[in-house]
RNA sequence: AGAGUUUGAUCCUGGCUCAGGAUGAACGCUAGCGACAGGCCUAACACAUGCAAGUCGAGGGGCAGCGGUUUGGUAGCUUGCUACCGAAGCCGGCGACCGGCGCACGGGUGAGUAACGGGUAUGCAAUCUGUCCGUAAGCGCGGGAUAGCCCACUGAAAGGUGGAUUAAAACCGCAUGUGUCCCCGGGAGGCAUCUCCUGGUGAUGAAACGCGAGGUUUACGGGUGAGCAUGCUUCUGAUUAGUUAGUUGGCGGGGUAACGGCCCACCAAGACGACGAUGGGUAGGGGUUCUGAGAGGAAGGUCCCCCACAUUGGAACUGAGACACGGUCCAAACUCCUACGGGAGGCAGCAGUGAGGAAUAUUGGUCAAUGGCCGCAAGGCUGAACCAGCCAAGUAGCGUGCAGGAUGACGGCCCUCGGGUUGUAAACUGCUUUUAGUCGGGAAUAAAAGGGCGCACGUGUGCGUCGUAUUGCAAGUACCGUCAGAAAAAGGACCGGCUAAUUCCGUGCCAGCAGCCGCGGUAAUACGGAAGGUCCGGGCGUUAUCCGGAUUUAUUGGGUUUAAAGGGAGCGUAGGCGGUCUGGUAAGUCAGCUGUGAAAACGCGGGGCUCAACUCCGCGCCUGCAGUUGAUACUGUCGGACUUGAGUGCACGCAGGGAUGCCGGAAUUCAUGGUGUAGCGGUGAAAUGCUUAGAUAUCAUGAAGAACUCCGAUCGCGAAGGCAGGUGUCCGGAGUGCUACUGACGCUGAGGCUCGAAAGUGUGGGUAUCAAACAGGAUUAGAUACCCUGGUAGUCCACACUGUAAACGAUGGAUACUCGCGGUGCGUUCGUAAGUGUGCGCCGCCAAGCGAAAGCGUUAAGUAUCCCACCUGGGGAGUACGCCGGCAACGGUGAAACUCAAAGGAAUUGACGGGGGCCCGCACAAGCGGAGGAACAUGUGGUUUAAUUCGAUGAUACGCGAGGAACCUUACCCGGGCUUAAAUUGCAAAGGAAUGAUCCGGAAACGGAUCAGUCUUCGGACCUUUGUGAAGGUGCUGCAUGGUUGUCGUCAGCUCGUGCCGUGAGGUGUCGGCUUAAGUGCCAUAACGAGCGCAACCCUUGCUGUCAGUUACUAACAGGUCAAGCUGAGGACUCUGACGGGACUGCCAUCGUAAGAUGUGAGGAAGGUGGGGAUGACGUCAAAUCAGCACGGCCCUUACGUCCGGGGCUACACACGUGUUACAAUGGGGAGUACAGAAGGCCGCUACCUGGCGACAGGAUGCCAAUCCGUAAAACUCCUCUCAGUUCGGACUGGAGUCUGCAACCCGACUCCACGAAGCUGGAUUCGCUAGUAAUCGCGCAUCAGCCACGGCGCGGUGAAUACGUUCCCGGGCCUUGUACACACCGCCCGUCAAGCCAUGAAAGCCGGGGGUACCUGAAGUACGUAACCGCGAGGAUCGUCCUAGGGUAAAACCGGUAAUUGGGGCUAAGUCGUAACAAGGUAGCCGUACCGGAAGGUGCGGCUG
Repeated sequence: AGAGUUUGAUCCUGGCUCAGGAUGAACGCUAGCGACAGGCCUAACACAUGCAAGUCGAGGGGCAGCGGUUUGGUAGCUUGCUACCGAAGCCGGCGACCGGCGCACGGGUGAGUAACGGGUAUGCAAUCUGUCCGUAAGCGCGGGAUAGCCCACUGAAAGGUGGAUUAAAACCGCAUGUGUCCCCGGGAGGCAUCUCCUGGUGAUGAAACGCGAGGUUUACGGGUGAGCAUGCUUCUGAUUAGUUAGUUGGCGGGGUAACGGCCCACCAAGACGACGAUGGGUAGGGGUUCUGAGAGGAAGGUCCCCCACAUUGGAACUGAGACACGGUCCAAACUCCUACGGGAGGCAGCAGUGAGGAAUAUUGGUCAAUGGCCGCAAGGCUGAACCAGCCAAGUAGCGUGCAGGAUGACGGCCCUCGGGUUGUAAACUGCUUUUAGUCGGGAAUAAAAGGGCGCACGUGUGCGUCGUAUUGCAAGUACCGUCAGAAAAAGGACCGGCUAAUUCCGUGCCAGCAGCCGCGGUAAUACGGAAGGUCCGGGCGUUAUCCGGAUUUAUUGGGUUUAAAGGGAGCGUAGGCGGUCUGGUAAGUCAGCUGUGAAAACGCGGGGCUCAACUCCGCGCCUGCAGUUGAUACUGUCGGACUUGAGUGCACGCAGGGAUGCCGGAAUUCAUGGUGUAGCGGUGAAAUGCUUAGAUAUCAUGAAGAACUCCGAUCGCGAAGGCAGGUGUCCGGAGUGCUACUGACGCUGAGGCUCGAAAGUGUGGGUAUCAAACAGGAUUAGAUACCCUGGUAGUCCACACUGUAAACGAUGGAUACUCGCGGUGCGUUCGUAAGUGUGCGCCGCCAAGCGAAAGCGUUAAGUAUCCCACCUGGGGAGUACGCCGGCAACGGUGAAACUCAAAGGAAUUGACGGGGGCCCGCACAAGCGGAGGAACAUGUGGUUUAAUUCGAUGAUACGCGAGGAACCUUACCCGGGCUUAAAUUGCAAAGGAAUGAUCCGGAAACGGAUCAGUCUUCGGACCUUUGUGAAGGUGCUGCAUGGUUGUCGUCAGCUCGUGCCGUGAGGUGUCGGCUUAAGUGCCAUAACGAGCGCAACCCUUGCUGUCAGUUACUAACAGGUCAAGCUGAGGACUCUGACGGGACUGCCAUCGUAAGAUGUGAGGAAGGUGGGGAUGACGUCAAAUCAGCACGGCCCUUACGUCCGGGGCUACACACGUGUUACAAUGGGGAGUACAGAAGGCCGCUACCUGGCGACAGGAUGCCAAUCCGUAAAACUCCUCUCAGUUCGGACUGGAGUCUGCAACCCGACUCCACGAAGCUGGAUUCGCUAGUAAUCGCGCAUCAGCCACGGCGCGGUGAAUACGUUCCCGGGCCUUGUACACACCGCCCGUCAAGCCAUGAAAGCCGGGGGUACCUGAAGUACGUAACCGCGAGGAUCGUCCUAGGGUAAAACCGGUAAUUGGGGCUAAGUCGUAACAAGGUAGCCGUACCGGAAGGUGCGGCUG
């Protein structure tokens, strides 16, 4: 210090989450030691038991218990002792009692309290203060009781009553009066109330004892403690805005220690509040603690200070102090005892119990120390305190060993099988012994004080001495030593990223994990286990909470055009802020000093526990508050002056500024009349509608209402909304010019007031047009819409209301400053004019700067200041509740539960668009021929089946894998066999050649039997059997893969280096213009180059040259035949085939800068790529293939392997694709006749001959091929058929055959004879083709025994038509635009309805709570009063009055819970209906409003451009 997470990627905004620290914690796993500190956060719930406050005999009377002494008696008995009983308070002492002091401290808790409660600083001339200290003065004389004890009575008890008697430092009276107080005088000072000095009257005190110590009274002072007042400060919400009658103040009283409405009588009507009163909620406050860089935020346990409380509520008494935790009285609730009549109690003291809870300890020891109370003291008491016990609940410390030790052992895990890792780790060797254990020694804490005696002086202190005096809970602890032995001592979490650390197995969207993102659907580093690793370590994790990170509430330190956020606009109150010069003041501000800011804590420096934690000392800090003395720049305040801000005045022109009259023409509709006749109107096309009762059209006249064409604009005016025919009147405004006046009069503006489009509301008018709703017609699957015909509110006016809009520049107002260019409106200067200067407006483009970017840019979104408003993740929701406003509609204000990890802005690259531009393609069009109808062939789906093996499935599957299923193939089914196996192979052993033949069983495989056979170079080879190691699998996964292939597409694209631009994704280059088949080229150019593609290079074909010349050829020469290059020969020709030439827009003309284009151009065999082929960029489709092959993983192993026989892949209600043959006369049939190319051939092609109608058969010849083999067909010529289901068509069927083959039944082809089906040109729709092409005709080849081939691949023959053109369909390319898409439009996405779950609003009612009000009643108690009551009386009270806790009654308000039912909301699996939005989203969308509709939504009116 940051990181993860929105996206395909980017930048930003913004939330969520994590890493850190902390805790009075809890839970899980684990656990050796001691030290220090900590330990009911919940029920201020209830409490058994014990203890927690007593002490003083030096105040007193006394004497129950204990001890002693004296004494009486009895017993034992040694003249004395022991024991027992009794007496005497005589002594030590002392229960109970009177009295004094204490019990108001210490200890606990945090319920209440939002308060002078706390903190801090002041004040009390408005106060008190026991014990303590100092000062002054005293302590004289009397008196009567009472408790106890005793007697009697009573009650269950607690207790009570009566009588008698008695003491005191208890109580009372008198005297004295330093002094105090009241009153009356005098004087002095001060002056708001007062203070001081002095005189007089009155009031007011005591306690004695003793040798002494001491005790006590009054007064003053000090100290300590307490009380009161005040300034500042101290949580939350305005969905709490008004509160208040003792209330605010005064006069006079009462009361108090004291001020005060604290209380009372009277008088006045005030007091508090937006600087937040009142009421509600929550809460003890502080020192401090945690966190943080700090500022802050959160907390207030332990320790310290203050407050409050003591079961709940009230009250007083005593006292120096209480309205009193372990006191009293009363009431209430609860618990206990009871003889039922009455009584007792208060752990929020220490332990402890129950309950509650996730959760928090012992019914311990000691007063040794520290402290407290009492006492002269010894001493007593002390659950304060000090110690111990329990608890990893925290902090710090120590240990669980150290060193050596590699054939890197065994085992585990992984593995590419080589090895790696665990790992010097272990074993083993040497050493050490902390801690725990044994045995032994053994503290400090204790200083003394105190007491006795003595000395000194200052008489309560010091010193000495008794004295080496006594006193230790913790504790035989800390600590030290001894002994043995590595001995007794390690775990937890994590390992996908954040975040350090990875592999295997299991599981298979299951089980599970998860802080966020997210893992898991058969190869999971994310689940579970293991191995290894990482982190921390007597702990480690999880959960909860706080701060941090979060600058995510922003003072430090944020924002508001588009991300959340500027109020619709103006005026203006409070408030905030404010021009120039000058003087005073000193509030703010600054500086010095003083006081205070407790200690502890914290920081620094030291010291003590072995170290540390801990603790002690010193310093700092405590940032504050107050006082005081100064300073005076700035701010404030009080004066004085100024003119530039602001305002006024005079002059001038300006405008669609506002209000209200009057006037105008065109159009529209209607009415009347005329002309006129059949349609009009409307639409994409129609229909509804109007019209022969005369429409529409047209002419004339009239009526009505509304709106103002042109001018008109990027224009003007207005605060905004808004404002447009002309004109009159009234009102307002800014601007410019002049510089006369005022003299800061200013800016902003919470509340407040006013204005405020459209729609809407009320009342009254008006109503021509248009037009929500509504009706009808269309469209449509539907059409509550878009379109059409009608049409009512409304649209218009007046008056009132409403108060909202995308009320937008999505940009609050004001002031100042900061480069420029261009346009325009109003005024003005100069100028003849054009124009120039200047001021105020409006608009466009840019520098700097700003901004996430888009963009803004003197009219800022720049640089600054001031004021206001607003924002803090999305949804829920601008909703609910409450309040305010409104006639209503509704508006303003405005949450929460719950839910998600995003929602969002700008820009980028793609993709897409029923967006645009340009261009191309048999894409359309123009043509030719087909498919779709028939029959058949073939493939597929489906169905069937024992099996109909498998794969391919839009284009890019379907005559595809298959270029050839009768067996085989074959993978499928049935049946029969084999198990190291059908095949390949290593090793070992045994045997044998191998092998062949025959026979038997069997469907065969196979099994059985017999016979034959016996290699060799002597090493062995080969075979069989057995064993063993490998096998084998067309089993699965093409979504684990390689390789190969299809498609976009032979489309022109796809990229890189460097540079430049951009924060970045990315862009540029590759865009633009022209051109091209082409990212082909040229020009231009922040790009310059390059690569893969294009083209070219390659093959073939078309022309030609050279060379070569057999099997090809034959012109010339010669020979020769019935004929024939047949032969000699030739190298001319054709041809063959090797190497060349040729074509390049090269030439000409026109156009063009060029590239290039054009031309019945020339030349040429060929002309603009000559034709054809091969060649397929980056990539897309998780495209296809594990069954061609290869291969990871998984699976099978007497079978999912393998052999054999048979069957199936050939099934058949049906559907589709691809083909063949046809439907005929451009034809069929017959006869005759002509012309190819390419390819193949010895298990072959076969001439020729013979036979057969024929398929073919039997012979025979040539050819391993330019040598031999083969009728090309259409065409052409002639004849016939004459439009018909035919002499078309040939399916199907019957019969007879041929051939291949082991075998043609399932299931072959071919031949002949006979049979002669459908079909007469094919619906919607659809396919191919642009020239040697389509169409048509035949020929060949591969596979192959044969063939289901009409398929595929090739070859040649004959040989067209058409293209105006690019509007449209399809596909593609480039540029641009929009986007809410990125799985990319087969995208995204909205709302109702249905189902489940969740939280929430309303709700008749029911239940509960706290508080207030009114009335009734009213305990205890203070005060007051006093007739009845008591007392002889003074007088007093249990009597009376007032007040009050509590109780009761009543009406209302507030808050909470619950509830039949009901409303919307959120989240859910792949539900239903539609398609609203995103592209022009198919009717642009959105905002406000109104109406309507299953729903999204539609329509009207006005507005916005997002």
Small-subunit ribosomal RNA from Bubalus bubalis bubalis, 1506 nucleotides, folded computationally. Lineage of the source: Eukaryota > Opisthokonta > Vertebrata > Bovidae > Bubalus bubalis. The RNAcentral record of the sequence draws on SILVA.